Model confidence (mean pLDDT): 78 of 100.
Predicted 3D model of a 381-nucleotide RNA (Bacterial RNase P class A) from a Frankiaceae bacterium.
The model forms 96% of the base pairs in the Rfam consensus.
Rfam family: Bacterial RNase P class A. The family's RNA type in Rfam is ribozyme.

RNA sequence: CGAGCCGGCCGGGCGACCGCGUCAGCUGCCUUCGGGCGGUUGCCGAGGAAAGUCCGGGCUCCACAGGGCAGGGUGGUCGGUAACACCGACCCGGGGUGACCCGCGGGACAGUGCCACAGAGAACAGUCCGCCGGCGUCGGCUUCGGCCGGGGCCGGCAAGGGUGAAACGGUGGGGUAAGAGCCCACCAGCGUCCGGGGUGACCCGGACGGCUCGGCAAACCCCACCCGGAGCAAGGUCAGACAGGAAGCGUUCGAGGGCGGCCCGCCCGAGCUUCCGGGUAGACCGCUAGAGGUUGCCGGCAACGGUAACCGGAGAGGGAUGGUCGCCGCCUCGGCCGCAGGGCCGGGGUACAGAACCCGGCUUACAGGCCGACUCGUCCG
Numbered sequence: 001c002g003a004g005c006c007g008g009c010c011g012g013g014c015g016a017c018c019g020c021g022u023c024a025g026c027u028g029c030c031u032u033c034g035g036g037c038g039g040u041u042g043c044c045g046a047g048g049a050a051a052g053u054c055c056g057g058g059c060u061c062c063a064c065a066g067g068g069c070a071g072g073g074u075g076g077u078c079g080g081u082a083a084c085a086c087c088g089a090c091c092c093g094g095g096g097u098g099a100c101c102c103g104c105g106g107g108a109c110a111g112u113g114c115c116a117c118a119g120a121g122a123a124c125a126g127u128c129c130g131c132c133g134g135c136g137u138c139g140g141c142u143u144c145g146g147c148c149g150g151g152g153c154c155g156g157c158a159a160g161g162g163u164g165a166a167a168c169g170g171u172g173g174g175g176u177a178a179g180a181g182c183c184c185a186c187c188a189g190c191g192u193c194c195g196g197g198g199u200g201a202c203c204c205g206g207a208c209g210g211c212u213c214g215g216c217a218a219a220c221c222c223c224a225c226c227c228g229g230a231g232c233a234a235g236g237u238c239a240g241a242c243a244g245g246a247a248g249c250g251u252u253c254g255a256g257g258g259c260g261g262c263c264c265g266c267c268c269g270a271g272c273u274u275c276c277g278g279g280u281a282g283a284c285c286g287c288u289a290g291a292g293g294u295u296g297c298c299g300g301c302a303a304c305g306g307u308a309a310c311c312g313g314a315g316a317g318g319g320a321u322g323g324u325c326g327c328c329g330c331c332u333c334g335g336c337c338g339c340a341g342g343g344c345c346g347g348g349g350u351a352c353a354g355a356a357c358c359c360g361g362c363u364u365a366c367a368g369g370c371c372g373a374c375u376c377g378u379c380c381g
Base pairs, nucleotide, nucleotide: 001377002376003375004374006372007371008370009369010368012328013327014326015325016324017323018322020045021044023042024041025040026039027038028037029036030035047352051363052362054361055360056359057358058357059231060230061229062228066264067263068262069261071227072226073225074224075223076090077089078088079087080086091105092103093102094101095100106222107221111220112219113216114215115214128161129160130157131156132155133154134153135152137150138149139148140147141146169187170186171185172184173183174182188212190209191208192207193206194205195204196203197202235285236284237283238282244276245275246274247273248272249271256268257267258266292311293310294309295308296307297306298305299304329350330349331348332347333346334345335344336343337342
């Protein structure tokens, strides 16, 4: 210098005018004396994802008595965490020369099931072509001994061809009519045992064995572990409005509810359900200080934990956080100047998106830019 790989961060600045919301001060009017409506001044007023609402929790309520079945989730190991489908480190498998990346990564000798198309055959298989043997038959040749070729029937063979994502180990040798783990050597794989290392997943080494067992569990299923339901329109307080009627079931022979699917069990229990008719839809709390952030030190490879100091002014509810202009910045295109770093002029662009109880993650969107570690190649010293 070129190509690449991983991680972190920023995501416009200043000013003027107009506008919006919470709060505070002053003030006008009204008041049922609690406050309400309005004016004015001042402070403050979105994000890295506030998003999707996918996962996990806090919080709140369901009268905290549960058990079983069903259902759902997770799935290498060891850690981290409030918890997780998240994060870290490692293991195994795959890819890359490498930095590094990818894995929906328990079990297929518990059982059931499935394997498209092609192919003869798709799982304790299979003869389509083929190879080999036997018995007839036809044709040709013949030195009459036979030889060659075609077709048929019976049988042997998984070596060769062919199909396929996958065809029941691979290479070589022996063996055979032809063949075959049929036998042998080596290799791969599986199982059992032994030794060593590691917390563990697992790794390294050795001996023996039968020779060989396909794939799919995001198919049912099996194994291990985890899971009660609903959600801030949770839930609570205050104020206000209204009108009841009919039918059915039930009050110890127990309706209905806690209880979210079912069963058992326990508890509460006098009301419950449906239809017709009527009323209200206001205010306040919950509500923003929380598993909070930043920096230093300590422990840890890391995720993270501990500790000290400091920081910390959104809280709407028809739902505020916006608009216009000027200057500057950044990117980009064109032209001109310059040997060059670059400069000047003109045009264009400046994203994705927007709190609504709060956190931790994941995923997705994003104009443009910055920083750091590392790898490979080439050249120079």